[in-house]
RNA sequence: CGGGCCGUAGCUCAAUCGGCGGAGCGGCCGGCUUUGAACCGGCAGGUUGCGGGUUCAACUCCCGCCGGCCCGGCCA
Numbered sequence: 001c002g003g004g005c006c007g008u009a010g011c012u013c014a015a016u017c018g019g020c021g022g023a024g025c026g027g028c029c030g031g032c033u034u035u036g037a038a039c040c041g042g043c044a045g046g047u048u049g050c051g052g053g054u055u056c057a058a059c060u061c062c063c064g065c066c067g068g069c070c071c072g073g074c075c076a
Base pairs, nucleotide, nucleotide: 001072002071003070004069005068006067007066010025011024012023013022019056027043028042029041030040031039049065050064051063052062053061
């Protein structure tokens, strides 16, 4: 320098053909328990990496940028 894949809650990951953004763990509150753990119920938590475009509608499609991983090339 070129190509490919990826970026969604604190963490790990879903989200079907473009049509209501979710789960587990973790956190908080409550129940249970002598207490705690486990278990059960509930609650909070999101600029879907950033900017633009297409569309009635974008996590999803297009363009640019940033970051991570992989492959190749150049220099040494």
The RNA shown here (transfer RNA) has 76 nucleotides and comes from a Phycisphaeraceae bacterium.
The source organism's lineage runs through Bacteria, Pseudomonadati, Planctomycetota, Phycisphaerales and Phycisphaeraceae.
Its Rfam family is "tRNA". Rfam's curators write: Transfer RNA (tRNA) molecules are approximately 80 nucleotides in length. By type it is a transfer RNA.
The sequence was found in a public genome assembly.
Model confidence (mean pLDDT): 81 of 100.